[in-house]
RNA sequence: GGCCCCAUCGUCUAGUGGCCUAGGACGUCAGAUUCUCAUUCUGAAGAUCGAGGGUUCAAAUCCCUCUGGGGUCA
Numbered sequence: 001g002g003c004c005c006c007a008u009c010g011u012c013u014a015g016u017g018g019c020c021u022a023g024g025a026c027g028u029c030a031g032a033u034u035c036u037c038a039u040u041c042u043g044a045a046g047a048u049c050g051a052g053g054g055u056u057c058a059a060a061u062c063c064c065u066c067u068g069g070g071g072u073c074a
Base pairs, nucleotide, nucleotide: 001073002072003071004070005069006068007067010026011025012024013023018057028044029043030042031041032040050066051065052064053063054062
């Protein structure tokens, strides 16, 4: 340098054009239970989806560019 894949709550992930004001698990916080801790139960907060642009009535989702990471060929 060519080609391919990935980027979504703190972490891991679901999603593949409209039912998404983005769901779940773990974690965090609050409460209940307990003599206390742990466990268990209930509730809450938390991501405008890597950045910019485009297509569309409508984009996390399709297209382009860039950034970062990984793989492969030379």
This is a predicted structure of a 74-nucleotide RNA (transfer RNA) from a Candidatus Levyibacteriota bacterium. It matches the Rfam family "tRNA".